[in-house]
Context: one part of a larger RNA
This record gives sequence, C1' cells and structure tokens, in this order.
RNA sequence: UGACGGAAGGGCACCACCAGGAGUGGAGCCUGCGGCUUAAUUUGACUCAACACGGGAAAACUCACCAGGUCCAGACACAAUAAGGAUUGACAGAUUGAGAGCUCUUUCAUGAUUUUGUGGGUGGUGGUGCAUGGCCGUUCUUAGUUGGUGGAGUGAUUUGUCUGCUUAAUUGCGAUAACGAACGAGACCUUAACCUACUAAAUAGCUUUGAUAACAUUAUUGUUGUUACUAUAGCUUCUUAGAGGGACUAUCUAUGUCAAGUAGAUGGAAGUUUGAGGCAAUAACAGGUCUGUGAUGCCCUUAGACGUUCUGGGCCGCACGCGCGCUACAAUGACGGAGCCAGCGAGUCUAACCUGUACCGAGAGGUCUGGGUAAUCUUGUGAAACUCCGUCGUGCUGGGGAUAGAGCAUUGCAAUUAUUGCUCUUCAACGAGGAAUUCCUAGUAAGCGCAAGUCACUAGCUUGCGUUGAUUACGUCCCUGCCCUUUGUACA
Repeated sequence: UGACGGAAGGGCACCACCAGGAGUGGAGCCUGCGGCUUAAUUUGACUCAACACGGGAAAACUCACCAGGUCCAGACACAAUAAGGAUUGACAGAUUGAGAGCUCUUUCAUGAUUUUGUGGGUGGUGGUGCAUGGCCGUUCUUAGUUGGUGGAGUGAUUUGUCUGCUUAAUUGCGAUAACGAACGAGACCUUAACCUACUAAAUAGCUUUGAUAACAUUAUUGUUGUUACUAUAGCUUCUUAGAGGGACUAUCUAUGUCAAGUAGAUGGAAGUUUGAGGCAAUAACAGGUCUGUGAUGCCCUUAGACGUUCUGGGCCGCACGCGCGCUACAAUGACGGAGCCAGCGAGUCUAACCUGUACCGAGAGGUCUGGGUAAUCUUGUGAAACUCCGUCGUGCUGGGGAUAGAGCAUUGCAAUUAUUGCUCUUCAACGAGGAAUUCCUAGUAAGCGCAAGUCACUAGCUUGCGUUGAUUACGUCCCUGCCCUUUGUACA
C1' cells in the first nucleotide's frame, strides 16, 4: 500500500429490505442440465458471472458421436518402375444397403495425367482457451483512475483525491500545502414525446363542386344521409420527413452557513439526468470461446485417415434430481352468436417469397386467375384481451386438456421413434401449491395478442411491437451485498 475482522462510523442498491403486486417452488406438458441407459445417446459452459445459453426449434444435410462402405482432392523435390506399357476406367456374373468395377471372375479400352519409396506438404468441429490473437462476459453500472510542479517522509509512499453540506455521480458548494490538469461521469449519439411557423406530396390525406350507381329515409320526378368513382378545383390540420425551434428544473413561495442545492405550487407538449437505450476509464480474471473465421503456436493424426463423401442410426432413449417456461385449477368464468380497434415488421430474378378476389371442401387444405422488388399489392395485416346478447349454475362440471385410437391433408427424396395442421372419439393429474426463492416504482407490473429471428415444414423460445392497465413505497440500512473513513491483525 493492499487483503481480512463474528471492529466502529458514514453512504448506496427492488440483481437488498420495508409496503405491496405478479409469481416460481405443488400438477400435466414443453425445454435445458445432471444421472442412468446405450454401438452412439457428440460436445462446451457449473455460485452471482453454467442450466429456452452456444443465436443449439438436429428427420437427411447440419455432425463433431456410433455401425459400415467409397474416394484422394498425398502440392513439390529426389530416387525407383516404365513405352516390349507407369497407370487409369468399365458391361455382365459373383459380391454388396446400393445401378460403389469396392473386391473377385472375365477380358476389353486407356496412354506418362499416374504408381512405389523417402523427404516435405495439405486437411482436421482432433488435443491444449493453463501457449495465444480477436471478440464477449464479469469484477462494476458503481464512481472510480492518473501523471506534472510544489509540500511531508531516509524510503516504499503520501498530499492533491478532504471535516461538513449536496448530487444519480470524485456532481457541485466550500474547506484547504496545495496549484493547475487528463481519462471516466456529464456533455455526446439514437429513439419516443410538442410545433395550425418553413419546405412539399395520384406511393399520404383533407375540404369544395359535379355526374352516375347502390342502400336507407321519404312522398317527389325530388330532398337528406352513407359508400364507391384514379372526375374536378384548392389546401397541408391529420400522415410522411427534411431544415429548424423548444426545457434552461423557467417563474413564485418555503428551506438551506441564504452557497451548492432541496421541497411545493403556477405555467408548459415535456420539470425523476424529460422517458428509454447506446457509448463507456484504470486495473484485473490464468472467466468463456482453438466447435465463428483460409486468425493461430505446439502436440497428435494424415490412406485400414481424426481428411472427405455415401447409407443407416444417434444427439429425442428414462426408476430419478435441478433450472427457465407454457397450460390450468374456473362464474371478474367456459361455450355460441354479433360488434369492433393497433403498432413494430417482412416479402419472388436468373425465381417460386408475401399473397388478394372467385370457386370447391366440415376443416385442414386444394384449383383457376390477379397484384406486389413495395407509404402503391398482400394490408386498414377488420389481432387478441375487450364490448353486447344468449346457454350453463357450482358439481373434477359445459373447468382442465394430458394420454391414447382411427381418418384426412400439407412440407419434404424420405415423416415409423408419430414435422406440422384438421376432424371424430378417449377425458388423466390439477380444488391456488410446504420449506425456500425470483422480478418489479408508471403508461411501470400484470393480462392480451401481433410481427420478426431460426424456417423446405415446425414456438410452449428469443428480440421487438402495440392494446387493456392496477395495488403499494417515493423510505431505510434490519437482512444481502458494494463504496468511503477510522482502527486492529501482520497473511502478500
């Protein structure tokens, strides 16, 4: 100087508590991990910082694992064999999972490309992340880190970097043997909110004026509505997106050594750093990754291959234990009708993606025709929860939908160990979950669906998006942990 203390004092955090909410832990199922089993059930990762993680939803491929079968894609050099032939290919039969001339029988064709040996390469999802790069994660989302000149000390070192108040913050006020600085924080960047001010728009609309068509209303050759016209003129409020503006805690009050600031009110689209993200210092870890890479050292292997490809299987196996989840246990509900409202997306050329209308079908789906490389078409994605009207009447019930049986479709070369979907039947546990424990403070939690990623087919996952929308704090250091100061020990 660190580290540690069952030492003291401050401060901070819903990965801490308090007040609560939703739960998880109990059930069924899905999925990851262990164990067991297995030819193989490939493998990494194991407190936070492994376990719906490897963008890891594996039918083949992937693929690394297992049972088997081919091929060389063994550069290059030297030597050997060798044109009287180095080698290579093949019908049929045997053989084989195989229409692999793989091997054998049989002979044909080939012509210096090869073959044999040695050296040396190449390949490897082989080993080593405890040899490494790079990237990521974590310590740590906290406020921390450093040198110059000066001061103190023989020196390591210390002061600066602080008693106090304040802040989300080493943020400031101030104090002051320090002064003036740098990184980090903040500023910054992205996004969501406001603009009747500017620029505009047949890929967005609005308002007039028309004509026609349909529907309703009326009692007429006509009113009044609604909808549709690429009709017409004008405009930019709504929509889109450029350039700008806007908040600086503004004004007032209270509080505060009347300093930094803090609390309340007013105005305001906005007053928790305006909300949410991104970026993110110094020092580290023998954290993860050699299975992201034609990044990579060394070791191993290199033709009976750990290279590569083909066939089949496996990663899905089930006395069991643990983790993330989904569905529920019901009348604030289930079921049947009707009503009805989003926002993020995405989409087919050297191709089969998003799909409308029409027709067929109970449905899943099919058929014929269109539109779209997209603010133009799918699509107002007419989403779900929700609202209204009925049925049910508290009974494992019309709650729940596991497990089975049969059938029909769809994707794919292929669906058995059932890809997925649909129909009928079957109708299990579960009557709100012990000890424990997770997450969370406002458009948040929770409920609800949608889109995208993966994707030939397939979400109980993830990442976004909107819709409905609470209760309870607005504090504390009691538990858990972190930071600072003082102190003790003497572990480095």
A computed fold for a 492-nucleotide part of an RNA from Geotrichum ghanense (nom. inval.), annotated as small-subunit ribosomal RNA, 3' major domain. The source organism's lineage runs through Eukaryota, Ascomycota, Dipodascomycetes, Dipodascaceae and Geotrichum. Its mean pLDDT, the model's own confidence on a scale to 100, is 81. RNAcentral holds the full RNA, with entries from SILVA.